The RNA shown here (transfer RNA) has 84 nucleotides and comes from a Patescibacteria group bacterium. The sequence is in RNAcentral, with records from ENA. The prediction has a mean pLDDT of 81.
RNA sequence: GCCCGGGUGGCGAAAUUGGUACACGCACGACACUUAAAAUGUCGCGUCCGUAAGGACUUGCGAGUUCGACUCUCGCCCCGGGCA
Numbered sequence: 001g002c003c004c005g006g007g008u009g010g011c012g013a014a015a016u017u018g019g020u021a022c023a024c025g026c027a028c029g030a031c032a033c034u035u036a037a038a039a040u041g042u043c044g045c046g047u048c049c050g051u052a053a054g055g056a057c058u059u060g061c062g063a064g065u066u067c068g069a070c071u072c073u074c075g076c077c078c079c080g081g082g083c084a
Base pairs, nucleotide, nucleotide: 001083002082003081004080005079006078007077010026011025012024019067028044029043030042031041032040046057047056048055049054060076061075062074063073064072
C1' cells in the first nucleotide's frame, strides 16, 4: 500500500428486504430477607437541561441519498485478521 471483518448506555451485546435504538446478561443503586453479611427476590439504571412536569440529544467522527438511516453511499479515525 491492497483486501476482509468490526466500532451501539459503565462492560459484553441484540435490532439491517431501511420503518423510527439500546432487548438480554453483567456491573451499579434502593428496598425486602438476615444478628450482620453473602446468596436470593422486587424495583430502578444512556447523556444534557429542568425543583418537577417535561424537553433536547445520542449507534466512532463528518458529509450524502431518502418521507424515514445502527442499517445504503463517500471521506476520515481507531481495533482485529489476511496479502504484498